[in-house]
Context: one part of a larger RNA
RNA sequence: GAACGAACGCUGGCGGCAGGCCUAACACAUGCAAGUCGAACGCCCCGCAAGGGGAGUGGCAGACGGGUGAGUAACGCGUGGGAACCUUCCCUGUGGUACGGAAUAACUGACCGAAAGGUUAGCUAAUACCGUAUACGUCCGAGAGGAGAAAGAUUUAUCGCCAUAGGAUGGGCCCGCGUCGGAUUAGCUAGUUGGUGAGGUAAUGGCUCACCAAGGCGACGAUCCGUAGCUGGUCUGAGAGGAUGAUCAGCCACACUGGGACUGAGACACGGCCCAGACUCCUACGGGAGGCAGCAGUGGGGAAUAUUGGACAAUGGGGGCAACCCUGAUCCAGCCAUGCCGCGUGAGUGAUGAAGGUCUUCGGAUUGUAAAACUCUUUCGCCGGGGAAGAUAAUGACGGUACCCGGAGAAGAAGCACCGGCUAACUUCGUGCCAGCAGCCGCGGUAAUACGAAGGAGCUAGCGUUGUUC
Numbered sequence: 001g002a003a004c005g006a007a008c009g010c011u012g013g014c015g016g017c018a019g020g021c022c023u024a025a026c027a028c029a030u031g032c033a034a035g036u037c038g039a040a041c042g043c044c045c046c047g048c049a050a051g052g053g054g055a056g057u058g059g060c061a062g063a064c065g066g067g068u069g070a071g072u073a074a075c076g077c078g079u080g081g082g083a084a085c086c087u088u089c090c091c092u093g094u095g096g097u098a099c100g101g102a103a104u105a106a107c108u109g110a111c112c113g114a115a116a117g118g119u120u121a122g123c124u125a126a127u128a129c130c131g132u133a134u135a136c137g138u139c140c141g142a143g144a145g146g147a148g149a150a151a152g153a154u155u156u157a158u159c160g161c162c163a164u165a166g167g168a169u170g171g172g173c174c175c176g177c178g179u180c181g182g183a184u185u186a187g188c189u190a191g192u193u194g195g196u197g198a199g200g201u202a203a204u205g206g207c208u209c210a211c212c213a214a215g216g217c218g219a220c221g222a223u224c225c226g227u228a229g230c231u232g233g234u235c236u237g238a239g240a241g242g243a244u245g246a247u248c249a250g251c252c253a254c255a256c257u258g259g260g261a262c263u264g265a266g267a268c269a270c271g272g273c274c275c276a277g278a279c280u281c282c283u284a285c286g287g288g289a290g291g292c293a294g295c296a297g298u299g300g301g302g303a304a305u306a307u308u309g310g311a312c313a314a315u316g317g318g319g320g321c322a323a324c325c326c327u328g329a330u331c332c333a334g335c336c337a338u339g340c341c342g343c344g345u346g347a348g349u350g351a352u353g354a355a356g357g358u359c360u361u362c363g364g365a366u367u368g369u370a371a372a373a374c375u376c377u378u379u380c381g382c383c384g385g386g387g388a389a390g391a392u393a394a395u396g397a398c399g400g401u402a403c404c405c406g407g408a409g410a411a412g413a414a415g416c417a418c419c420g421g422c423u424a425a426c427u428u429c430g431u432g433c434c435a436g437c438a439g440c441c442g443c444g445g446u447a448a449u450a451c452g453a454a455g456g457a458g459c460u461a462g463c464g465u466u467g468u469u470c
Base pairs, nucleotide, nucleotide: 001470002469003468004467006466007465008464009463010462013343014342015341016340017339018338019336020335021301026299027298028297030296031295032294035060036059037058040057041056043054044053045052046051067254068253069252076179077178078177079176080175081174082173085171086170090167091166092165093164094163095162096161097160098132099131100130101129107122108121109120110119111118112117138147139146140145152159153158154157180226181225182224187217188216189215192214193213194212195211196210197209198208199207229251230250231249232248233244234243235242236241256277257276258275259274260273279290280289281288282287307333309332310331311330315329316327317326318325319324346376347375348374349373356367357366358365359364380412382407383406384405385404386403390398415459416458418456419455420441421440422439427454428453429452430451436443437442
């Protein structure tokens, strides 16, 4: 000098765009944040009907989106390759969609419980479940041969369903190289290293197991310890480099702590399930309920970081044939000079160089065209009127916003730090090693350009201080 997710002190007019718990991955009251489909199905309620509402079975979605950075020094990430894989929905192609069956929730009755909830008997439907048939492809098999599917709905034109091939998208896995500090950590390793066989997986593989061999890694730093999410980037710098990883984007990991699987195309699943633990709450003491590192908000911690706001109008997502419903994603608004950028706090004329202040060699100098006064202007703000684009036909939260027109009136709008040298800016007074200053050198003990004031120099809605990085 530059920079900052900054904080603190003094001060503070407006707008645009951005940013806003860096600390306790501490604990959380309350509300909302994931539903939807009656064109799969039976039932109940309201209604004359049309139609509407409700829980349940069933389907799809809840694996996305959103948050956080605890863990992780690792194929985690970055980059470049690879072969032994899967992929709902979507697109393209081929071929099908035949015939039957047994249940069960809801519901009704009985019963248990404080509640959460549960037991039992009976009835019923389906695109729920099961069987038979068929098989261009498909799978198993050397072959002969064997195995395996479907679901219907309606407003009659569509939406579906099954098998299979290809694509697209998304993902799983393997490898080369790169990726912090410590040797006051030198040896580490028993599924350990390899083989054979088997199991398991969508798939390769000690991934797991049995047997066999005795290997594997290491001063080119293994192991251990500490620290840390990684990257695109960001800051600085002429660059090389150094530091860093907020916001935005990609990847990873986590969801009270630890473990586990279920369902599913996909999870070992933030707002699913089970077990254990700590904590909180309810309880009739028998037993139950919960998980904000979603958006707001509360307590706590801290130098420090916002509203318990509006809307689905747009973009996007889920469901649905659709109408539409849901969406704290998102779009907006609120708060904060936190930053960057822009604008304003007036302009012109105005010398007797007024008064006042300060200095003085007492002549004057300076404050200073500064003020007053006169002549103007009206940005921003204020008052009144009009009023968008964003939206394809309709639909606008923002918002009577942006913007435009008119009106009044210089009116409502300046501070902060510095003045010994570094470093732009010097004199007088006060004080007297006191009070105080200070980034370094150092000032102050009676003539202080260094303390405190008056006058000067700098930046300006900011200015200084502190902290951190280069």